[in-house]
Predicted 3D model of a 479-nucleotide part of an RNA (small-subunit ribosomal RNA, 3' major domain) from a Verrucomicrobiales bacterium. It was read from a public genome assembly. Rfam family: Bacterial small subunit ribosomal RNA. Its family is annotated with structural constituent of ribosome and ribosome in the Gene Ontology. Its mean pLDDT, the model's own confidence on a scale to 100, is 82.
Context: one part of a larger RNA
Order: sequence, then structure tokens, then C1' cells
RNA sequence: UGACGGGGACCCGCACAAGCGGUGGAGCAUGUGGCUUAAUUCGAUGCAACGCGAAGAACCUUACCUGGGCUUGACAUGUUAGUCGUAGAUUUGUGAAAGCUUAUCGUCACUUCGGGUGGACUAUCACAGGUGCUGCAUGGCUGUCGUCAGCUCGUGUCGUGAGAUGUUGGGUUAAGUCCCGUAACGAGCGCAACCCCUAUGAACUGUUGCCAGCGAGUAAUGUCGGGGACUCUGUUCAGACUGCCCAGAUUAACUGGGAGGAAGGAGGGGAUGACGUCAAGUCAGUAUGGCCCUUACGCCCAGGGCUGCACACGUGCUACAAUGUCCAGUACAGUAGGAACCGAGACCGCGAGGUGGAGGAAAUCUCUAAAACUGGGCUCAGUUCGGAUUGUAGGCUGCAACUCGCCUACAUGAAGUUGGAAUCGCUAGUAAUGGUACAUCAGCUACGGUACCGUGAAUACGUUCCCGGGUCUUGUACA
Repeated sequence: UGACGGGGACCCGCACAAGCGGUGGAGCAUGUGGCUUAAUUCGAUGCAACGCGAAGAACCUUACCUGGGCUUGACAUGUUAGUCGUAGAUUUGUGAAAGCUUAUCGUCACUUCGGGUGGACUAUCACAGGUGCUGCAUGGCUGUCGUCAGCUCGUGUCGUGAGAUGUUGGGUUAAGUCCCGUAACGAGCGCAACCCCUAUGAACUGUUGCCAGCGAGUAAUGUCGGGGACUCUGUUCAGACUGCCCAGAUUAACUGGGAGGAAGGAGGGGAUGACGUCAAGUCAGUAUGGCCCUUACGCCCAGGGCUGCACACGUGCUACAAUGUCCAGUACAGUAGGAACCGAGACCGCGAGGUGGAGGAAAUCUCUAAAACUGGGCUCAGUUCGGAUUGUAGGCUGCAACUCGCCUACAUGAAGUUGGAAUCGCUAGUAAUGGUACAUCAGCUACGGUACCGUGAAUACGUUCCCGGGUCUUGUACA
């Protein structure tokens, strides 16, 4: 100087407390461990692995296994020799395919007419290739402490020196934020601000958006003429700065209250992650040193596996019901997407879906809610709760749904009556709850992920305690 302490002081955080809803019990989905297996490919392992890489494992993917094949190779560059009836198309046999094999068609382009140049094939040699190993050889990227308030430097001063000071102290802040003091004076990386979205208004902009007023028209609809008021689209401005008032305070920083205001003291949210820590993660995203394989640890193909199942754990979904469930009626979104695509009205089907194809490369067309609300049934029951499981019949995608897809109808109707010890999230348009869209994608295991809108709470006395962190201080047989 650090690190550590079941030492001390101060401070902060959904850390506790106060609340609301869960997990842990059930069924299912999904990931992991284990077991099994020819293979169940590999990685990730406290927080910070376990709905993670994977924004989609039937084939492909695919790296694994079994079997069948290839050996300058699926791919790149070059060397030497040969072929030119190029390339390619069709084809015979064998086969699961790949591959091996057979025949026919096809008479390459440029040219200084020299097999010269290009292109292709066959053979040869250099080489290719490797998701083989090492993340403890690395780059790059990422997680984490932590959006925590810290981490340092120059000059000066002090100390023999390691070092100290500055950065400590008194206040204050979300903040090493600012003020005051001070052997320090300044500065840098962080903080904040600058950036984006959102909340209010103004000006301009009016089509594909809007329709107040005027006119036309319809069974009805901005449908039409027209209009720019309004909503909205988009651009540029304004606005919030403790600016004003009161009180407290060192009359400093600042704090508490108030006015005005759409918004008030960082208005709300996002992006943004200092010096460093964990030899943290990744050689399987790519790059890359070294090592290893080279008729195989490379490459192609078929089938299988990654989906196996005494069990254990994580993360979720659906429930156990009456603030509910079922039936009928009926209202209101936003984000986003659309051409091998979205697909309207109409018709067929109980339904999944099918026929058909108006319109739309889109503010024009299309995809478009559910909870809520109104009326009725059920009356506390393993039920009109719950939907697992299984059977039958269908639909869709796709060469192909057996292993191993999703969906529909009918039938079946399991566990489950609120969950032990323990444990998680959340402070406001949040939790809870309801649906919608998208990426991946032929289809889908999505109940996952990322966004969007609807309805919309309770509680916080406080910091004694648990956990994590910051500053100062103290002890130390630690470095």
C1' cells in the first nucleotide's frame, strides 16, 4: 500500500421490512444431470450453466453411429505430361443412394495460323481438407462485479524509502455532483450533458390519412365534389432553467413547501458500461500460433441417432374453480408483416380446411383482438371445474409425417380441492391480468424469444437484522 475480520462509524440498493403475485405439491412443455445406447454429436456448470449457443433436429441441418463408396479429392492456386469427339444433354447395367460402368448426340472460342492463348477433362506432383486437440499460446467479441462512483496522471510539497498528499475534513448530491475549508495547484478516463423515443403547444406539410362547415348521392359507408378546421403523417421550432415566491442553511452548495404550467426539481424510458476482477466464456461463428490425421480424424451417400427413460433438478404453460365456467348478443387497439407473398366479398364443410381470386410491392389492398359489457344456464360437486391419456375419423405442409410434425371433429375424461422445508419477481401505467404481431420457418414440437396495445392495483413505519456495494477508520503470526 492492499486484502481480510462472526471490528467500529456513515451511506445506498425490491437488500430487509410493508404489500401483491408466484415457484416448491399435480399434469404437460422445455433445458440439464444421471442411466441406457451402435450413436444417444459438441459446448455452457454458484451468483454470472440449465426455454443457454439453437431466430425452428422428420430428410437436409448434422458435427454422432451403422453400412455402402471416393482418393489431387465437394472447394482454391500452380507444375509437368496427355486428350480436344470442349462443356454439356440423353442413355445401358448394377445399386438403397452415392458411386462404378455402357452407349448415343454434341465436332469449343480467339488467333499473328506456331498446339500460340483461353476453357475443359484424364494422369502426376506441390497441395487442398479436418465442427481433430489446446480459450492455461492468442486476436476479436461477450458475461460479471455495476450504470456501482470510482480509477489515475503532470508539476509541487512531505518521507532515507516503499509511498503519502491531491482523492482526506465540514456540508450536500443519484453521482469524486457541487460548495466551503485545506500544501497543494491543475488535468485525464468515468458521472452529468450532447443522441433517440415519449408527454404539451406553434408554424409549415396535406396523399393513400382526416371530414367541422357547404353541396351531391346511397339500403349503407369520406362514397363523390370540395375543404385544412380537427385527428393524424412528417419536418422545424418553442417549452423546464430551482427561472419566480416563502422558509431553513455558512446566506455557499443545496433542501422543504408554493405559484404558474401539458410537464417540476434527473418529467418517464432507451442507447451509452471508467481502471480493472474472475488464467470467467467462446479454437463449434469467423480469424489464428503450436500439435495431430492425410486411400483418412478428409469427402459423398442411404438408414438410424441428437426425440431413447427406474430417477433428480432448473425454467415455463394449464389448472385445481363461482371475482368462476358454459351459451347467446355486442364494443373498442397498437406494434409489425406481405410477391414462390398477404389474400377480401361469395360458395362448400360441424370444424381444421377447401374452391375461387377482387385488391395490394401497401397511411390506398390484406392480416386484424381478447379480457371488458348485456342477457341466460350451472349452485359448491372431483362438478356444465380440470383437461392429461387413449381410440376412431379427417385436414395441412412436404419426395417422404413409422421411428419423429402440427391442427380439427367425435368419443374417452387421469392427476389435481391452493401446495413442507425453502425460495423468486415487482415501487406506477409498475405488478397482476387479457389478447395481438414479428423473427426463424415448406411445415412445426412456440407454452420459448422480441415487441405491441387493452384492463389496471396494494404497500413502503423504517434501516435493528439477512444479502450485495461505496467511503473513512481500526486490528492483523496474511501478500